A computed fold for a 114-nucleotide RNA from a Betaproteobacteria bacterium, annotated as Glycine riboswitch aptamer. The source organism's lineage runs through Bacteria, Pseudomonadati, Pseudomonadota and Betaproteobacteria.

RNA sequence: ACGGCACUCUGGAGAGACCCGCGAUCAUUCAAUUGAUGCGGCGGGCGCCGAAGGGGCACGCGCAAUCCUGAACCGUAUUGCGCUCAACUCUCAGGCAAAAGGACAGGGGGGCGC
Numbered sequence: 001a002c003g004g005c006a007c008u009c010u011g012g013a014g015a016g017a018c019c020c021g022c023g024a025u026c027a028u029u030c031a032a033u034u035g036a037u038g039c040g041g042c043g044g045g046c047g048c049c050g051a052a053g054g055g056g057c058a059c060g061c062g063c064a065a066u067c068c069u070g071a072a073c074c075g076u077a078u079u080g081c082g083c084u085c086a087a088c089u090c091u092c093a094g095g096c097a098a099a100a101g102g103a104c105a106g107g108g109g110g111g112c113g114c
Stems, first nucleotide, its partner, number of pairs: 002113002007108005016046001018045005024037004047096003053092001054090003060083007
């Protein structure tokens, strides 16, 4: 020099500002009557998203057993178990206006290793 890392900056998708009830506030009313409420209270319901995190699997590899042989080894095949990629898949978690978050990408990067 390069490399990856703490940290930092920038970009960063998808899917209901859904419905119901209660509460609260405002207006209104004889009257919790009738309406209203961007998000930010509680409970319930249905629908949906995948890019925090998490689960699952392919090829392949390993082990064992079975079959084939006069016997054994080896090898092929079959079966079982284990390991094993993802932006695939599941949708547990999370999310479905903004904000926040966000896989991933790019810039910087003390110090560390070599």